Model confidence (mean pLDDT): 76 of 100. Predicted 3D model of a 396-nucleotide RNA (Bacterial RNase P class A) from a Desulfobacteraceae bacterium. It is recorded under the gene name rnpB.
RNA sequence: AGAGUAGGACAGAUGACCGCCGCUUUGUUUUGCGCAAAGGGGAGGAAAGUCCGGGCUCCACAGGACAGGGCGCUGGGUAACACCCAGUCCCGGUGACGGGCAGGAAAGUGCAACAGAAAGGAAACCGCCUGGUGUGAUGGUUAAAGACCCCUGCAUUGGGUAAGGGUGAAACGGUGAGGUAAGAGCUCACCAGUCCCGUUGGUGACGACGGGAGCUAUGCAAACCCCGCUCGGAGCAAGACCAAAUAAGGGAACGAUUGAGGGUGGUCCGCCCGAGUUCCCGGGUAGGUCGCUUGACCUCGAUGGUAACAUCGAGGCUAGAUGAAUGGUCAUUGCCCCGUAGUCCACCGUAGGCGGGCUCUGGGGAACAGAACCCGGCUUAUGUCCUGCUCUAACA
Numbered sequence: 001a002g003a004g005u006a007g008g009a010c011a012g013a014u015g016a017c018c019g020c021c022g023c024u025u026u027g028u029u030u031u032g033c034g035c036a037a038a039g040g041g042g043a044g045g046a047a048a049g050u051c052c053g054g055g056c057u058c059c060a061c062a063g064g065a066c067a068g069g070g071c072g073c074u075g076g077g078u079a080a081c082a083c084c085c086a087g088u089c090c091c092g093g094u095g096a097c098g099g100g101c102a103g104g105a106a107a108g109u110g111c112a113a114c115a116g117a118a119a120g121g122a123a124a125c126c127g128c129c130u131g132g133u134g135u136g137a138u139g140g141u142u143a144a145a146g147a148c149c150c151c152u153g154c155a156u157u158g159g160g161u162a163a164g165g166g167u168g169a170a171a172c173g174g175u176g177a178g179g180u181a182a183g184a185g186c187u188c189a190c191c192a193g194u195c196c197c198g199u200u201g202g203u204g205a206c207g208a209c210g211g212g213a214g215c216u217a218u219g220c221a222a223a224c225c226c227c228g229c230u231c232g233g234a235g236c237a238a239g240a241c242c243a244a245a246u247a248a249g250g251g252a253a254c255g256a257u258u259g260a261g262g263g264u265g266g267u268c269c270g271c272c273c274g275a276g277u278u279c280c281c282g283g284g285u286a287g288g289u290c291g292c293u294u295g296a297c298c299u300c301g302a303u304g305g306u307a308a309c310a311u312c313g314a315g316g317c318u319a320g321a322u323g324a325a326u327g328g329u330c331a332u333u334g335c336c337c338c339g340u341a342g343u344c345c346a347c348c349g350u351a352g353g354c355g356g357g358c359u360c361u362g363g364g365g366a367a368c369a370g371a372a373c374c375c376g377g378c379u380u381a382u383g384u385c386c387u388g389c390u391c392u393a394a395c396a
Base pairs, nucleotide, nucleotide: 001392002391003390004389005388006387007386008385009384010383012333013332014331015330016329017328018327020042021041023039024038025037026036027035028034044368048379049378051377052376053375054374055373056235057234058233059232063269064268065267066266068231069230070229071228072227073087074086075085076084077083088102089100090099091098092097103226104225108224109223110220111219112218125165126164127161128160129159130158131157132156133155134154135153136152139149140148173191174190175189176188177187178186192216194213195212196211197210198209199208200207201206239290240289241288242287249281250280251279252278253277254276261273262272263271297316298315299314300313301312302311303310304309335365336364337363338362339361341359342358343357344356345355347353348352
C1' cells in the first nucleotide's frame, strides 16, 4: 500500500422567530365549554417485514385420549423462544473466519435420470477355468488304416467364477503374498471403514490410547416414517363503560328437564351452563370515554462470571396522535466532496512534476426511511467514521 474478515459509535449540533400535539401551574369565564400567559416534553436503528417468543384482555373453573403442529448435538442465559453465550462434531476457506438440512438408514416403506449384464443383500456383456458332442491339424502306436493316446484350434452345449476389461458419480473395501482347474477375505500381513470391550480426560456433546471380531451393510428422513421433548384458542379492529336510535317488525325449524341449544383450532369421551335457542327476510345505530404508556424500562458504578447475563447501590421519566401532531424560515457551526491562493513535509530530478498535511476563501452534498397496546429477538434496507485480526507485495 492492496485485498479480506469480525465488531462498535453516530444518524448533525446550538440559538432566535412563527406554526402544531399533549401535560402542569396561574388567571379569565356564574359554572362549564372556551380563551390567555408561563414552564417542561414531542419518531427509529431499523419505527420496516409480520417471521418467532411473551406481557395484557376475553372465552373459562377447565380434565383425558386420538389426530395435528413445533423443536431436534452438549452445557449455560432468559419471562420465554426457532433467540443469545460458550463449546463438540461435520463442511467450506491459505488464513482471520463463515455455514450447519447436527437424534435414528441394522424397525419398515420409498426414491437415485442416462449408460451398463447388474445400483443394495441388486449380477454375467466381453473374458478365465472345466465336462460332453461334433470337427480340423500335428505327433505317437500300427503292415496300413480305422480305433486308441498326448497336445492344440474352432463350433455348440452344461457347470464353476467375479480376480482382469468395458459402462457409470458410485459396481459386494484397497495393496501385496499364498492358494486354486480358474478365481474370490478362501487364508495371511498391512491399511480404511463398521461394531464390541478396556483404560483415560471432560458436567456433557465428545476426544486420546490400546485390544478384538467379522469381512464390508451407498446416498437421501428439508422423503414417508421411528424416537425424545413440547403445545388451549382468539386477539387492542382484544375488551370495559356511557349515550343515542330503531317497525309493540315478519316467517320457519327444534325444544321446554324423556334436555333444543351452547361452552374460542379438529374428533371422541367426560364435565359445566341451560328455557327458550337456531336460521332466513327487512329496519336502526356505527358517536364518545377508558384501555393508552412506570416498563421482565433506561443510564452510571461495584461484585460474580470466559461470556451471554445476574445481584446490589445511585440517578432518570424520555410521544400518546385518532384522515392521524412532532413542521417551516434565518444565523452560526460540525462532517463529506470539488476548486483557487499560500505554506510545510516527502519522492524523482535539477527544467520542473506528482503525492500528503495545515490555513484562508468559494461552491455543492448528506443515505434507508414515519410510532398507533407494550416488550425480547430474528430478517431485510442504508450514509459516515473508528478498532481488532488474516493474507499478499515492497522497504527497513
The sequence is in RNAcentral, with records from ENA.